[in-house]
RNA sequence: GCCUGUUCUCAGGGCGGGGCGAAAUUCCCCACCGGCGGUAAGCGGCCGAAACCGCAAGCCCGCGAGCGCCUGCCUUCGGGCAGGGUCAGCAGAUCAGGUGCGAUUCCUGGGCCGACGGUCAUAGUCCGGAUGAAAGAGAACCAUC
Numbered sequence: 001g002c003c004u005g006u007u008c009u010c011a012g013g014g015c016g017g018g019g020c021g022a023a024a025u026u027c028c029c030c031a032c033c034g035g036c037g038g039u040a041a042g043c044g045g046c047c048g049a050a051a052c053c054g055c056a057a058g059c060c061c062g063c064g065a066g067c068g069c070c071u072g073c074c075u076u077c078g079g080g081c082a083g084g085g086u087c088a089g090c091a092g093a094u095c096a097g098g099u100g101c102g103a104u105u106c107c108u109g110g111g112c113c114g115a116c117g118g119u120c121a122u123a124g125u126c127c128g129g130a131u132g133a134a135a136g137a138g139a140a141c142c143a144u145c
Base pairs, nucleotide, nucleotide: 005141006140007139008138009137010136016030017029018028019027031125032124033114034113035063036062037061038060042055043054044053045052058112059111066090067089068087069084070083071082072081073080074079094110095109096108097107098106116128117127118126
C1' cells in the first nucleotide's frame, strides 16, 4: 500500500400512586427506564499469585436511529416520495467524599439527561413513521496462513 468475501439469524426499556383542571400516562409532587463498540483497579472461571478468558459506565471516548442538509422526481406550493453517512450543523447529561501509584469506570452520597410528528393540555415512559432502519452481535460456508 492492497485485501478483509457470501448467506442467514438476532439486535430498546419505562407512568404505578396522588394533586390542580372542562381536559393532562404530556403540567406539579412522589415513582419508573437506560441501545451498540471501546476503556476498567470491581465480580466470576479458580484456594492464592501471575497470565488468560467472560461479565461490568445512561452522563469518559466513539457509534446508531431521528432532525437538519444535499440530490432527483412529484405537487393543490402547504408539502410528499425516493436516494445520499464521505454532508455544514443539531445529536443529551457528573459532581463531592472515600480507597488507592493510578478511578468522571470501584464504594458512599447528591445531582443531571433523553430525536421527530401527533394529542381536548406542554410527553424519555401514550399513539405514529416502525412487521422500518441500524450501531453491532452470532452462526454456517468460502478463501488464505

This is a predicted structure of a 145-nucleotide RNA (FMN riboswitch aptamer (RFN element)) from Pararhodobacter aggregans. Rfam family: FMN riboswitch aptamer (RFN element). Rfam links the family to the GO term FMN binding.